[in-house]
């Protein structure tokens, strides 16, 4: 310094233009003396940040930030 690719819920990852989702993990209740299994219900996001196209952007453009990789320089 140049290419790649990730950045979405507490972890882990779907969603690639039109109502933000799933498993685990958490809360609550049921079942038990109890506790774990397992059942029902819930709660938890301003989609990394700032601009842009658009009627409409998690989605498509540009920058900028973090993270990964693979190349190159330099001593």
């Nucleotide at each position: 310094g140049g290419g790649c690719c990730c950045u979405u819920a507490g972890a882990u990852c779907a969603g690639u233009g039109g109502a933000a989702g799933a498993u685990c993990g958490c809360u609550u209740c049921c079942u038990u003396c109890g506790c774990a299994a397992g059942g029902a219900a819930g709660a938890g996001g301003c989609c990394g940040u700032g601009g842009g196209u658009u009627c409409a952007a998690a989605u498509c453009c540009c920058a900028c930030a973090g993270g990964g990789u693979c190349c190159a320089c330099c001593a």

Predicted 3D model of a 75-nucleotide RNA (transfer RNA) from a Thermoplasmata archaeon. Rfam family: tRNA. Rfam links the family to the GO term triplet codon-amino acid adaptor activity. For this family Rfam cites "The tertiary structure of tRNA and the development of the genetic code" (Hou, Trends Biochem Sci, 1993). It is annotated as a transfer RNA. The coordinates come from a structure-prediction model, not an experiment, and the mean pLDDT is 81. Taxonomically the source falls in Thermoplasmata (Archaea, Methanobacteriati, Thermoplasmatota).